[in-house]
Predicted 3D model of a 78-nucleotide RNA (c-di-GMP-I riboswitch aptamer) from a Candidatus Bipolaricaulota bacterium.
Its mean pLDDT, the model's own confidence on a scale to 100, is 88.

RNA sequence: CUGUGACAAGGGCAAACCGGGAGUGAUCCCGGGACGCAAAGCCACGGGUCUCCCUUGGGAGACAGCCGAGCUGCCGCA
Numbered sequence: 001c002u003g004u005g006a007c008a009a010g011g012g013c014a015a016a017c018c019g020g021g022a023g024u025g026a027u028c029c030c031g032g033g034a035c036g037c038a039a040a041g042c043c044a045c046g047g048g049u050c051u052c053c054c055u056u057g058g059g060a061g062a063c064a065g066c067c068g069a070g071c072u073g074c075c076g077c078a
Stems, first nucleotide, its partner, number of pairs: 002078004012037002017032006035065001041071002045068003048063007
């Protein structure tokens, strides 16, 4: 550097659900909780899904744990 995640160590994240809070809403934040995750780290660039507003059509948002692109990264093995 490339490939890989069967085994190991130290760790990491945290679905549903519950409590509190923000938002018209999608959804988000904090605490509890663990279904899962080797990028479940970052990023709305392409596709997709969802919400709100006005409605030829357009505008404003949400989701990275839906798929791809881009950036970064721990350990083992070959």
NCBI's taxonomy places the organism under Bacteria, Bacteria candidate phyla, Candidatus Bipolaricaulota. The model forms 95% of the base pairs in the Rfam consensus.